């Protein structure tokens, strides 16, 4: 130096301010956040992880395999950048809540609307699974080349 066994530690951030209102971090304006490896420095390229679904195994805890899995462009520099610099965009699992939206129905109406009921949808930032797990990172120690 490279290979490999065991163990330890670590491993996700974020609605300020304002509007309406009885009430909103859920609506509106606006603000704000960005896991891991690769590569010219990446939320938007390639790959991986978390969530969710299916199948198989397992007494259980779980494990394995498969599936699903969002979003970018223009200009500049350069040998090289969808990664840097400048401009303008865009995206965000599952469950819950939710004053918002849609559908149907009922009541009422000065025909503009208003009120009510069933159902469906609705948060990257709130609550929860999760004091979890994990891509991986660092270190300790052993084996052999």
């Nucleotide at each position: 130096a490279g290979a490999u066994g065991u163990c330890u530690u670590c491993a996700g951030g974020g609605c300020a301010g304002g509007g309406u209102g009885a009430a909103a971090a859920u609506c509106c304006c606006g603000a704000u956040c960005g896991g891991c490896g690769g590569u010219a420095c990446a939320g938007u390229c390639c790959g991986c992880g978390a969530c969710c679904c299916g199948c198989g195994c397992u007494c259980c805890c779980g494990c394995g395999c498969g599936g699903c899995u969002g979003a970018c462009u223009c200009g500049g520099u350069g040998g090289a950048a969808c990664u840097c610099c400048g401009g303008g965009a865009c995206c965000g699992a599952c469950a819950g809540u939710g004053a918002c939206g849609c559908c149907u129905c009922c009541a009422u109406u000065u025909c503009g609307g208003u009120g009510g009921a069933c159902g469906c949808g609705a948060a990257g930032u709130c609550u929860g699974g999760a004091u979890g797990g994990a891509a991986g990172a660092a270190g300790a120690u052993g084996u052999g080349u």
Predicted 3D model of a 145-nucleotide RNA (FMN riboswitch aptamer (RFN element)).